Model confidence (mean pLDDT): 76 of 100. A computed fold for a 370-nucleotide RNA from Perlucidibaca sp., annotated as Bacterial RNase P class A. The gene name in the source record is rnpB. Lineage of the source: Bacteria > Pseudomonadati > Pseudomonadota > Pseudomonadales > Perlucidibaca. It matches the Rfam family "Bacterial RNase P class A". By type it is a ribozyme.
RNA sequence: GGAGUCGGCUGGAUGAUCGCUGCCCUGCUUGCAGGGGGGAGGAAAGUCCGGGCUUCAUAGGGCAAAGUGCCAGGUAACGCCUGGGCGGCGUGAGCCGACGGAAAGUGCAACAGAGAGCAGACCGCCGAACGUUUCUGCAUCGUCGCAAGACGAAGUGGAAGGCGUGGUAAGGGUGAAACGGUGCGGUAAGAGCGCACCACGAGUCUGGUAACAGACCGGUACGGCAAACCCCACUUGAAGCAAGACCAAAUAGGUGUCCAUACGUGCGGCCCGCGCGGGACACGGGUAGGUUGCUUGAGCCCAUUGGCGACGAUGGGCCUAGAGGAAUGAUCAUCCACGACAGAACCCGGCUUACAGGCCGACUCCGACC
Numbered sequence: 001g002g003a004g005u006c007g008g009c010u011g012g013a014u015g016a017u018c019g020c021u022g023c024c025c026u027g028c029u030u031g032c033a034g035g036g037g038g039g040a041g042g043a044a045a046g047u048c049c050g051g052g053c054u055u056c057a058u059a060g061g062g063c064a065a066a067g068u069g070c071c072a073g074g075u076a077a078c079g080c081c082u083g084g085g086c087g088g089c090g091u092g093a094g095c096c097g098a099c100g101g102a103a104a105g106u107g108c109a110a111c112a113g114a115g116a117g118c119a120g121a122c123c124g125c126c127g128a129a130c131g132u133u134u135c136u137g138c139a140u141c142g143u144c145g146c147a148a149g150a151c152g153a154a155g156u157g158g159a160a161g162g163c164g165u166g167g168u169a170a171g172g173g174u175g176a177a178a179c180g181g182u183g184c185g186g187u188a189a190g191a192g193c194g195c196a197c198c199a200c201g202a203g204u205c206u207g208g209u210a211a212c213a214g215a216c217c218g219g220u221a222c223g224g225c226a227a228a229c230c231c232c233a234c235u236u237g238a239a240g241c242a243a244g245a246c247c248a249a250a251u252a253g254g255u256g257u258c259c260a261u262a263c264g265u266g267c268g269g270c271c272c273g274c275g276c277g278g279g280a281c282a283c284g285g286g287u288a289g290g291u292u293g294c295u296u297g298a299g300c301c302c303a304u305u306g307g308c309g310a311c312g313a314u315g316g317g318c319c320u321a322g323a324g325g326a327a328u329g330a331u332c333a334u335c336c337a338c339g340a341c342a343g344a345a346c347c348c349g350g351c352u353u354a355c356a357g358g359c360c361g362a363c364u365c366c367g368a369c370c
Base pairs, nucleotide, nucleotide: 001366002365003364004363005362006361007360008359009358010357012335013334014333015332016331017330018329020039021038023036024035025034026033027032028031041341045352046351048350049349050348051347052346053240054239055238056237065236066235067234068233069232070084071083072082073081074080085099086097087096088095089094100231101230105229106228107225108224122172123171124168125167126166129165130164131163132162133161134159135158136157137156138155140153141152142151143150144149180198181197182196183195184194185193199220200218201217203216204215205214206213207212244292245291246290247289254283255282256281257280258279259278263277264276265275266274267273299318300317301316302315303314304313305312306311336339
């Protein structure tokens, strides 16, 4: 100098004017005026997890269902975070991970392929073994021949020339996957058949809290899939601030007590009686409406301290939006590097997603120079 990895911060600035909305003070005409001071984010978002809070449900236990799933720790809790293990990717800093169990059982594997689960022989390789056949060497016997030799018989050896039975699974080929891999030996050819290394293992020892790792030993079997059922371990009652709590109007409605019984009406016509319609008082529920829940909280900052770390402990300091049709805005001026994604609605801890530009720190690789 170039290329990267990880972590953190920031997210236009200043001033003026006019507004909006809570809080405090003052004034009065009690809802207005004046003054002071506060007023969106790192994601306020998606609403995907976990909790607080609230109401309802709930003896205790089990089943079912759903979720989570290497180990240890952190935390109020988590599917989050930290550290570690294992596997994969990267030269590296680093990044990624549905990562428990396949020897409890049941099941699945399309197409292709000879064969897909304790399988299989299409091409190929072999010719050891058995049978048969071809060619050929040797010696023996028989017949013919004077002889050379010819023919025949049974025997023995060779060639690899066939064929059948057969041996094999090295190689080719199919497939996501073919019953360990590479090399040497071995063999008729081959094969864990033997050996070395690797892989593997319900073995032993050592280290580690553990996941796991290392050494020794063993033999080559007990293939893969659990984001198939299943097994094991752990977790889980439901709904959500429009939760819920309080106050509480009426020419609304309910219950009770007392009064009245003039009138109407029901008890088939009449009388009495009773009920309803009337009045007063009391009570609880509760609509409109109002108040509350509402922001002091697993809070933030600083120091010391325990821990590799997530995080914890102690001490000190601070208060930092709280609306309810829903405020947080607009205009102007100056400056610059010309400004991204985006707007609280009960509150926290996470995750995920969006984001112009700028700044800082740690580390890695490559090149050059000293």